[in-house]
Molecule: transfer RNA
Organism: Candidatus Doudnabacteria bacterium
RNA sequence: GGGCUCGUAGCUCAGUUGGUUAGAGCGCCAGCUCGACACGCUGGAGGUCGGAGGUUCGAAUCCCCCCGGGCCCA
Numbered sequence: 001g002g003g004c005u006c007g008u009a010g011c012u013c014a015g016u017u018g019g020u021u022a023g024a025g026c027g028c029c030a031g032c033u034c035g036a037c038a039c040g041c042u043g044g045a046g047g048u049c050g051g052a053g054g055u056u057c058g059a060a061u062c063c064c065c066c067c068g069g070g071c072c073c074a
Stems, first nucleotide, its partner, number of pairs: 001073007010026004019057001028044005050066002053063002
């Protein structure tokens, strides 16, 4: 330098034939329960979907550029 792939909540990920309102598990916080802790039950907070631009009535999803991680080639 070239090719492929990944980037979504604190962590692990789902969601990609464009259409609701962006979700799950774990974690965190609060309440209930308990003598107390853990477990359990209920509720809640937390995201500009890596960044910028474009297409579209509408983009996490399509296109282009850039950034970062991994693999391969040179």